[in-house]
RNA sequence: UCGUAGUCCAGUGGAUAAGACGUCAGCCUCCGAAGCUGAAGAUCGCCGGUUCGAUUCCAGCCGGGC
Numbered sequence: 001u002c003g004u005a006g007u008c009c010a011g012u013g014g015a016u017a018a019g020a021c022g023u024c025a026g027c028c029u030c031c032g033a034a035g036c037u038g039a040a041g042a043u044c045g046c047c048g049g050u051u052c053g054a055u056u057c058c059a060g061c062c063g064g065g066c
Base pairs, nucleotide, nucleotide: 001064002063003062006021007020008019014052023039024038025037026036027035045061046060048058049057
């Protein structure tokens, strides 16, 4: 300093946690790819604390990077 879907990442005290890739389905096609449309998928590392309310703030722990 980072930890948020299979991967890469955004977010910030209050909204159904945004997006890309990937996956699945449909359209298209002679068949694929590409393209278009739609869908599923995140107990936000763990455990406490503060707060009316925590992914966000605080403490400890675990793991990665320098």
Model confidence (mean pLDDT): 82 of 100. Predicted 3D model of a 66-nucleotide RNA (transfer RNA) from uncultured Desulfobacula sp. The sequence is in RNAcentral, with records from MGnify. It matches the Rfam family "tRNA". Its family is annotated with triplet codon-amino acid adaptor activity in the Gene Ontology. The family's RNA type in Rfam is transfer RNA.